The RNA shown here (Bacterial RNase P class A) has 394 nucleotides and comes from an Egibacteraceae bacterium.
Its mean pLDDT, the model's own confidence on a scale to 100, is 77.
Rfam family: Bacterial RNase P class A. The family's RNA type in Rfam is ribozyme.
The model forms 91% of the base pairs in the Rfam consensus.
The gene name in the source record is rnpB.
């Protein structure tokens, strides 16, 4: 110089004017965020259940640590990906049950489409006869020779059919086989030798995986070596399901505390031009007086906290412990806004003496409502810090 990995951080700034909210009233003073925002996870906090235990249900799930707790955070294990800085994942599939689109023969105590295989049962040709690459056996009014003159009869050599075998050679119907080929996201180790009709962990050697056992370093996940097993064991648990660890419910519209109106309860009699058609009682009503219980409405909850900064001190860190030093929004029809100069950053046009000037333009996402700690999502544009890999110069 160039292409990357990671972590952290900024969310324009200042001054005028007009407003708005809280607290103290001349005035002063405080006033949205990195997510206030999905409401997903954890807790504070209130209430209302609870002896105690189990089942049900949920939620997490390598190992140590951090915390109030947490699906979070921090170091490390392993694996799988990158040249690397790094980055994502995480009990269990050799406990049981089940799932796999499509393709394809066959998706799980798999299977045979194409292929291999002629060793066995078959079919067919072709050659021979027990010494079957060497002279079995039946028939025959076939030829040839020969033994009496025909017929015939017997001998013998040649073909011919059967027949039993035997050699060879074709055929994949029955069987054999998984090497090879194809299909798959996956197809039951790998290579080599041996064996075989042809093949196979069917045997062997190695080499890979798994799984028991020991030793050896680690708190531990785990790694290192060493020994045995067989080749049986492919994927999915955000599928039931097993194992371990936890978990009552419901939410600030929680809860509380005061408290109009109207109904409601008790009380009172030398209050009534009331009602009971007249009068006493007595009941009703309306008057005073006082009580519960709560509407409207008001007030707390509600702003000092697992609070911020700075230093110190442990710890690799997350984090803790300890000084000091600060006060940081609280509405409830819901404040936190709007104009304008300047100055800062980007973008784009023109100049230009290459320092910068002038003009336009743009400045994200969003936005508190009980409060905290997380995690995800959204977001113009910029800044720092550590490492990584290629290139070129000394």
């Nucleotide at each position: 110089g160039g292409a990357g990995u990671c972590a952290g951080c900024c969310a324009g700034g200042c001054g005028a004017u007009c407003g708005c909210g809280g607290c103290a009233u001349u005035u002063g003073u405080c006033g949205a965020g990195g997510a206030a925002a999905g409401u997903c996870c954890g807790g504070a906090c209130u209430c209302c259940g609870c002896a105690g235990g189990g089942c049900a249900g949920g939620a997490c799930g390598c190992u140590g640590g951090g915390u109030a707790a947490c699906a979070c955070c921090c170091a490390g294990g392993c694996g799988u990906g990158g040249u690397g800085a790094c980055a994502c994942g995480c009990g269990g599939a050799a406990a049981g049950u089940g799932c796999a689109a499509c393709a394809g023969a066959a998706a799980g105590c798999a299977g045979a489409c194409c292929g291999c295989c002629a060793g066995g049962g078959g079919u067919c040709c072709c050659g021979c006869g027990c010494a079957a690459c060497a002279a079995g056996g039946u028939u025959c009014a076939g030829g040839g020779g020969g033994g009496a003159u025909g017929a015939c009869c017997c001998c013998u050599c040649c073909g011919a059919a059967c027949u039993c075998g035997u050699g060879g050679g074709a055929u994949a119907c029955c069987g054999g086989c998984a090497a090879g080929g194809g299909c798959g996201a996956a197809a039951c180790g790998g290579u080599g030798c041996g064996g075989u009709a042809a093949g196979a962990g069917c045997g062997c050697a190695c080499c890979g995986g798994c799984g028991c056992c020991g030793a050896u370093g680690g708190u531990g996940a785990c790694a290192u070596c060493g020994g045995c097993g067989g080749c049986c064991a492919g994927g999915c648990a955000a599928a039931c399901c097993c194992c371990g660890u936890c978990c009552g419910g419901a939410g600030c519209a929680a809860g509380g505390c005061c408290a109009a109106g109207c109904a409601g309860g008790u009380g009172c009699g030398u209050u009534g031009a009331c009602g009971u058609g007249g009068c006493c009682c007595g009941c009703g009503c309306a008057g005073c007086a006082c009580c519960a219980g709560g509407u409207a409405g008001g007030c707390c909850g509600c702003a000092c906290g697992a609070g911020g900064c700075u230093g110190g001190c442990g710890g690799c860190a997350a984090c803790a412990c300890c000084a000091g030093c600060c006060c940081c929004a609280g509405a409830u029809g819901g404040a936190u806004g709007a104009u304008c100069g300047c100055c800062a950053c980007c973008c784009g046009g023109c100049g230009u003496u290459c320092g910068c000037g002038c003009c336009g333009g743009g400045c994200a996402c969003a936005g508190a409502a009980u409060c905290c700690g997380g995690c995800u999502u959204a977001u113009c544009g910029g800044c720092u810090g550590a490492c990584u890999c290629c290139c070129c110069a000394c």